RNA sequence: CGUCAAAGACAGGGGCGCCCCCGACAAGGGGCUGAGAAGCACCCUUUGAACCUGACCCGGUUAGCACCGGCGGAGGAAGUCUUGGCAGACCGGCC
Numbered sequence: 001c002g003u004c005a006a007a008g009a010c011a012g013g014g015g016c017g018c019c020c021c022c023g024a025c026a027a028g029g030g031g032c033u034g035a036g037a038a039g040c041a042c043c044c045u046u047u048g049a050a051c052c053u054g055a056c057c058c059g060g061u062u063a064g065c066a067c068c069g070g071c072g073g074a075g076g077a078a079g080u081c082u083u084g085g086c087a088g089a090c091c092g093g094c095c
C1' cells in the first nucleotide's frame, strides 16, 4: 500500500406454512414449528442453502406442518458507495 474483517448510508431480493373448531377451503377463534406464519417486522444480498426449481419428490419421523437424511454444493437467485487514524486478519505487494 492492497484485500478482508468491522461499521455506516442508500438500494435491492425473499417467505409467510400445518392442524383443530365454526364454517364455504373465505372471514373469525384456538393450537404447532420457526428469525419471521402480513409484520413500519423478520431473513438475505455473490465469502450468496435467504429464497426458488426439480417437487403434490424419496426414506425416516410427526396429530400435521415443521424436523432428520437423500436428491445436493444439482440448476437458479438480490450491491453499490463511504469510513476503515494507533489497535484486528492475510503475512499478499513494495521499501
Stems, first nucleotide, its partner, number of pairs: 001092001002090003006083005011045004016039001017032005051076003057070004
The RNA shown here (TPP riboswitch aptamer (THI element)) has 95 nucleotides and comes from Meridianimarinicoccus zhengii. Rfam family: TPP riboswitch aptamer (THI element). On this family, see Rodionov et al., J Biol Chem 2002: "Comparative genomics of thiamin biosynthesis in procaryotes. New genes and regulatory mechanisms".